The RNA shown here (transfer RNA) has 75 nucleotides. Rfam family: tRNA. Rfam's curators write: Transfer RNA (tRNA) molecules are approximately 80 nucleotides in length. Rfam links the family to the GO term triplet codon-amino acid adaptor activity. The coordinates come from a structure-prediction model, not an experiment, and the mean pLDDT is 82.

[in-house]
RNA sequence: UGGCCAUUAGCUCAGUCUGGUAAGAGCAACGCUCUGAUAAAGCGUAGGUCCCUGGUUCAAAUCCAGGAUGGUCAA
Numbered sequence: 001u002g003g004c005c006a007u008u009a010g011c012u013c014a015g016u017c018u019g020g021u022a023a024g025a026g027c028a029a030c031g032c033u034c035u036g037a038u039a040a041a042g043c044g045u046a047g048g049u050c051c052c053u054g055g056u057u058c059a060a061a062u063c064c065a066g067g068a069u070g071g072u073c074a075a
Stems, first nucleotide, its partner, number of pairs: 001074007010027004020058001029045005051067005
């Protein structure tokens, strides 16, 4: 310098191909039940500028352009 991949909740990730319900799961956190008290188990709650900017569209996490960070391959 060029190619490719990743970026979504505190963490690990799905969803992107094929735009359309109100953005999800597990773990973690918090509350309740249970217990003499913990743990485990069960039930529930909260938590998100979907990396950034712009564009297309009635509608964008998803499509397009540029950029950022990390990884990887080549030189």